[in-house]
RNA sequence: GCCGGCGUAGUUCAAGAGUUAGAACGAGGGACUCAUAAACCCUAGACGGUGGCGCGACUCCACCCGCCGGCA
Numbered sequence: 001g002c003c004g005g006c007g008u009a010g011u012u013c014a015a016g017a018g019u020u021a022g023a024a025c026g027a028g029g030g031a032c033u034c035a036u037a038a039a040c041c042c043u044a045g046a047c048g049g050u051g052g053c054g055c056g057a058c059u060c061c062a063c064c065c066g067c068c069g070g071c072a
Stems, first nucleotide, its partner, number of pairs: 001071007010025004027043004048064005
């Protein structure tokens, strides 16, 4: 330099096919217990950036940024 993949919650990942963003672990609280832990209940927390298409974009398109891999 060229090609491909990925970027979503504190972490690991979903969201198949545009219209309402979820799970697990973790965090906070509650209840239970003599007390602690586990199991139980509740709560908070996220779409890398800019532009485009479109009634409507995490999703499609372009560019930029970052990470990973391949080729040279």

RNAcentral holds the sequence, with entries from ENA. Transfer RNA from a Patescibacteria group bacterium, 72 nucleotides, folded computationally. Its Rfam family is "tRNA". Rfam's curators write: Transfer RNA (tRNA) molecules are approximately 80 nucleotides in length. Taxonomically the source falls in Bacteria candidate phyla (Bacteria).